[in-house]
């Protein structure tokens, strides 16, 4: 150069046309003399970029870009 697979919250992941969710981690309030454990409420996303499809795209299509992986030189 080519194939394949993955990019969505601070991490780690689900969503596969009807507009985005779950554990961690973060603030806050109960519980404690504190602390940790536990409960409860909250913040935090233009879903890798740009086009197109369509009423409607995180989801189909094309290109690109970055990661891993295998193959070619």
């Nucleotide at each position: 150069g080519g194939g394949c697979u993955g990019g969505u919250a601070g991490c780690g992941c689900a969503g596969u046309g009807g507009a985005a969710g779950c554990g961690c981690a973060c603030u806050c309030c109960c519980u404690u003399g504190g602390c940790a454990u536990g409960g409860g409420a909250g913040a935090g996303g233009c879903c890798g970029u740009g086009g197109g499809u369509u009423c409607a795209a995180a989801u189909c299509c094309c290109a690109c870009c970055c990661a891993g992986u295998c193959c070619a030189c």